[in-house]
RNA sequence: GGACGCAUAGCUCAGUUGGUAGAGCAGACGACUCUUAAUCGUCCGGCCCUUGGUUCGAGCCCAAGUGCGUCCACCA
Numbered sequence: 001g002g003a004c005g006c007a008u009a010g011c012u013c014a015g016u017u018g019g020u021a022g023a024g025c026a027g028a029c030g031a032c033u034c035u036u037a038a039u040c041g042u043c044c045g046g047c048c049c050u051u052g053g054u055u056c057g058a059g060c061c062c063a064a065g066u067g068c069g070u071c072c073a074c075c076a
Stems, first nucleotide, its partner, number of pairs: 001072007010025004019056001027043005049065005
């Protein structure tokens, strides 16, 4: 330098036709229990890496950029 992949909640990840963003874990509260743990219920939590574009409408499509990873090339 080139190709490809990834970036969504505190963490790990879904989101398959473009049409109001989800799960598990963690956290808070409650139930159960002598108490704790386990279990069960409820709740909390992100406008989706950034900027632009397309569209009536974008997490999803397009462009550029940033970060991380893999491979290839170059240099020595």
The RNA shown here (transfer RNA) has 76 nucleotides and comes from Marinomonas sp. The prediction has a mean pLDDT of 81. Its Rfam family is "tRNA". About the family: Transfer RNA (tRNA) molecules are approximately 80 nucleotides in length. It is annotated as a transfer RNA. The organism belongs to Marinomonas, within Bacteria. The same sequence occurs in records of 2 taxa.